[in-house]
Molecule: transfer RNA
Organism: Halobacteriovorax sp. DA5
């Protein structure tokens, strides 16, 4: 340089070829339990879906460019 993949909560990830509220596990916080801690149980908070544009009535999802990370070829 060329090609491919990847980016969603603090971390690891799902999201069914665009549509009804963006979710799970772990973690954090609060409660309950306990003499106390841990485990278990209940609840709460936490997201501009990498960035900017475009298409569309409607975009995490489709298209273009840029950026991060990874892989392959030279």
């Nucleotide at each position: 340089g060329c090609g491919a993949a990847u980016g969603u909560a603090g971390c690891u990830c799902a999201g069914u070829u665009g549509g009804u509220u963006a979710g799970a596990g772990c973690g954090a916080c609060g409660g309950a339990u306990u003499c106390a801690u841990a485990u278990c149980c209940c609840g709460u908070a936490g997201g501009u879906c990498g960035g900017c544009a475009g298409u569309u009535c409607a975009a995490a999802u489709c298209u273009g460019c840029c950026c991060u990370u990874u892989c392959g070829c030279a």